RNA sequence: GGGGCUGUAGUGUAGACUGGUCUAUCACUCCAGCUUGGGGUGCUGGCAACCUGGGUUCAAAUCCCAGCAGCCCCA
Numbered sequence: 001g002g003g004g005c006u007g008u009a010g011u012g013u014a015g016a017c018u019g020g021u022c023u024a025u026c027a028c029u030c031c032a033g034c035u036u037g038g039g040g041u042g043c044u045g046g047c048a049a050c051c052u053g054g055g056u057u058c059a060a061a062u063c064c065c066a067g068c069a070g071c072c073c074c075a
Base pairs, nucleotide, nucleotide: 001074002073003072004071005070006069007068010028011027012026020058030046031045032044033043034042051067052066053065054064055063
C1' cells in the first nucleotide's frame, strides 16, 4: 500500500440479509424490596446500550458513503 471481518448497556451477546409500532433480546454485574438473627442462596421489581459524521427515506441499530478503532490475510 491492497483486501476481508468486527464495532450494540458496566461485561458478554441476539436482532441487521427482509427499514416501522409494540419498553431493542438474553445472561452476568449493579440498585431496591421480600426471605434470614446477619450474610449467602432464592424470589420479585428496576437502572443502563446501537463506534463517529454525512446521505437516502414519511421513517435507519438495519440501506449507501466517508472516517475512526480492533483483528486477520496479501504485498